[in-house]
RNA sequence: CAAGUGAGUCGGGCGACCGCUCGAAAUGAGAGGAAAGUCCGAGCUUCAUAGGGCAGGACGGUGGGUAACGCCCACUCCGGGUAACCGGCAGGAAAGUGCCACAGAGAAUAGACUGCCUGGCUUGCCAGGUAACGGUGAAACGGUGGGGUAAGAGCCCACCAGCGUUCCAGGCGACUGGUUCGGCUAGGUAAACCCCGUCCGAAGAAAGGCCAAAUAAGGAAGCAUGAGGCUGCUCGUCUCAAGUUGUUUCCGGGUAGGCCGUUAGAGAUUGCCGGCAACGGCCGUCGAAGAUGAAUGGUCGCCACCCUUUAUGGGUACAGGACUCGGCUUACAGAUUCACUUGAUUG
RNA sequence: GCGCCCGUAGCUCAAUUGGAUAGAGUAUCGGGCUUCGAACCCGAGGGUUGCAGGUUCGAGUCCUGCCGGGCGUGCCA
Numbered sequence: 001c002a003a004g005u006g007a008g009u010c011g012g013g014c015g016a017c018c019g020c021u022c023g024a025a026a027u028g029a030g031a032g033g034a035a036a037g038u039c040c041g042a043g044c045u046u047c048a049u050a051g052g053g054c055a056g057g058a059c060g061g062u063g064g065g066u067a068a069c070g071c072c073c074a075c076u077c078c079g080g081g082u083a084a085c086c087g088g089c090a091g092g093a094a095a096g097u098g099c100c101a102c103a104g105a106g107a108a109u110a111g112a113c114u115g116c117c118u119g120g121c122u123u124g125c126c127a128g129g130u131a132a133c134g135g136u137g138a139a140a141c142g143g144u145g146g147g148g149u150a151a152g153a154g155c156c157c158a159c160c161a162g163c164g165u166u167c168c169a170g171g172c173g174a175c176u177g178g179u180u181c182g183g184c185u186a187g188g189u190a191a192a193c194c195c196c197g198u199c200c201g202a203a204g205a206a207a208g209g210c211c212a213a214a215u216a217a218g219g220a221a222g223c224a225u226g227a228g229g230c231u232g233c234u235c236g237u238c239u240c241a242a243g244u245u246g247u248u249u250c251c252g253g254g255u256a257g258g259c260c261g262u263u264a265g266a267g268a269u270u271g272c273c274g275g276c277a278a279c280g281g282c283c284g285u286c287g288a289a290g291a292u293g294a295a296u297g298g299u300c301g302c303c304a305c306c307c308u309u310u311a312u313g314g315g316u317a318c319a320g321g322a323c324u325c326g327g328c329u330u331a332c333a334g335a336u337u338c339a340c341u342u343g344a345u346u347g
Numbered sequence: 348g349c350g351c352c353c354g355u356a357g358c359u360c361a362a363u364u365g366g367a368u369a370g371a372g373u374a375u376c377g378g379g380c381u382u383c384g385a386a387c388c389c390g391a392g393g394g395u396u397g398c399a400g401g402u403u404c405g406a407g408u409c410c411u412g413c414c415g416g417g418c419g420u421g422c423c424a
Stems, first nucleotide, its partner, number of pairs: 001343010012303007020030003032318001036329002039327005044204004051235004056200005061075005076090001077088004091195002096193002098189003113134001115130007142160006161185001163182002167178004208260004218251007226240004253423002267286003271282004304316004308311001348420007357373004366404001375391005397413005
């Protein structure tokens, strides 16, 4: 200098004027890194104190972090990259079942099309043996060499690869390195059913509590050991009701208000300590959006940057709270910092 | 807020348990028929299966994340 990798930060600034929301008022406060998607995990509230069983769902290497998680950190293994580094829904296919199109002789209990060997005869066919040769396919039932044989074959042997197993060493562990023995071999697919392990009650701020208003008349249907109470079923449990009534649903009808919940919370952070890290501990400091027909905007001036037709011009990303947190995912013009890798050149 | 569904040619729909060139009708274009037009007959083109990634030998179909569209439901008595 070029190409690249990872982790961050900012995301227009200042001033004046006019306006909006909250607030008694003030020289007061007033969107974000994603406030978004609503995809996970919780707090909180109500149902019953949150229960049993079946069904169903989610997750899935190991260790740790956390209130919890499907998130995060570290490591292991596998895959990609020259490398920095990146990605992984990463348990089980010797528990069982299913599937593996086309091609091919044969596709999972292997298989005889060509070839090879043996026998028979009618001499180019039949019977048998054979996975060593060819070809097909994503995949052909270990590979190489030797022995053996009619020809062959883990049929036997040596080495190698892979599987299971014994022991040793390292590691908390996943696992890694070596070693003993075994049968000579076990195909792929679980983002197919399924099995194993762990976890999961339901609903959601229109939750829920209080006040005010309304709940009229009437009609239809169901049930009466029945109806309802939170999910699919069921057990159990709670509430209401017991016959000129009761209860549920639908229609008809009514209300379309106010206050609380509601912003101090698993809050943020300088420093120190522990830890590789995620994170945790201690001391100190900081902390005022809370609106529901739902505010946070506009104009002008100067500056910064970008665009072009170079001017008295235009523009400044993605996007905006709705009970609150922790994550994930997605969108994002541009500017900028640090660390690292590879290549080239110069000293 | 919560629950659920859909996306295939310009339009309306198919595609069996995942299996190979993704089909059909209609519309469009060209030719024929006709004096001309319609109807009719023959032929042709037209698809990133909403997008991206993954699993698999193989994906319209299975999984994950996005994008777009649609449906249902909520107070009182």